Model confidence (mean pLDDT): 80 of 100. Glycine riboswitch aptamer from a soil metagenome, 87 nucleotides, folded computationally.
């Protein structure tokens, strides 16, 4: 670095808009959608940024499961830092 396995956490929340299906004497409802818009709540272990002990005359430098949540997640799938094994 590549193959396989293993891998957590937070709302399958509220509206409102498009489509398609029932229902319907409708200025109306219900379900559905890898749709879309917005809102509040919330994780952190793709990335990404901050920083200590040390180092230095300075000044650069300096980790992380810490810490921010920019990104990115919040049924399932997928993705995941990490790690077994085998090359």
């Nucleotide at each position: 670095a590549c193959g396989c396995g293993g891998g957590a956490g937070a709302g399958u929340c509220c509206a409102g808009c498009u489509g398609c299906u029932c229902a319907c004497g409708g200025u109306u409802g219900a379900g559905c959608a890898u749709g879309u818009u917005g809102g509040c709540g919330c994780c952190g272990a793709a990335g990404g940024g901050g920083c200590a002990a040390c180092a230095u005359c300075c000044c650069c430098g300096g980790a992380a499961c810490c810490u921010c949540u920019c990104a990115g997640g919040c049924a399932c799938c997928g993705g995941a830092a990490c790690u077994g094994c085998g090359u």